[in-house]
Molecule: Lysine riboswitch aptamer
Organism: Bacillota bacterium
RNA sequence: AGUUGAGGUAGAGGCGCGAUUGACCAUGAGUAGAUUUGUGGAGGCCAGGGGAAGCCAAUUAAGCAAAUUAAAAGGGGUCAUCGCCGAAGUGUGGUUUUUCCCCAAAAACCAUGCUGGGCUUAUACCGAAUAGGUAUAAGACUGUCAUCGGAAGCUUUUCCGGUGGAGCGCUACUUCAUAA
Numbered sequence: 001a002g003u004u005g006a007g008g009u010a011g012a013g014g015c016g017c018g019a020u021u022g023a024c025c026a027u028g029a030g031u032a033g034a035u036u037u038g039u040g041g042a043g044g045c046c047a048g049g050g051g052a053a054g055c056c057a058a059u060u061a062a063g064c065a066a067a068u069u070a071a072a073a074g075g076g077g078u079c080a081u082c083g084c085c086g087a088a089g090u091g092u093g094g095u096u097u098u099u100c101c102c103c104a105a106a107a108a109c110c111a112u113g114c115u116g117g118g119c120u121u122a123u124a125c126c127g128a129a130u131a132g133g134u135a136u137a138a139g140a141c142u143g144u145c146a147u148c149g150g151a152a153g154c155u156u157u158u159c160c161g162g163u164g165g166a167g168c169g170c171u172a173c174u175u176c177a178u179a180a
Stems, first nucleotide, its partner, number of pairs: 004177008014085001016084004021080005033069007043056003048103004088115011116142002119139008144165009
């Protein structure tokens, strides 16, 4: 000085990401459930389906209607706090846990793949939901790097416009080795 390779430290993007962190609020919902009455007439109780066991039921089950009473969880918003910038999310496969068993579902972990980021729209799924989330696609925006054109500027940078790539990236400093 910064050619190449292997590391380390610290940072940037912004409606930035996340939190089984706390408080408050709305929704859930006048719903589930409970009690009473009527009807009904043999089934019912389990987180979703099925099975086993047990229990309830002709001293009237499930269902339906009316009256009275009446929640909660998940998800969401605001504030504060904390951890961060593959933050995090998610596909596939596997393991474990949650229940008496199977399927399914939920949570955690591992391997591997994809996504730079937020927003809007459409479709599908989850969800009580016109909230929100996930996946795919499209659209413009934004940060970064490379490159092209122009203007300024004067040894290297800024601005405007265009094109393209991806986070195993980018910027700054630094260690070892290495090229000239």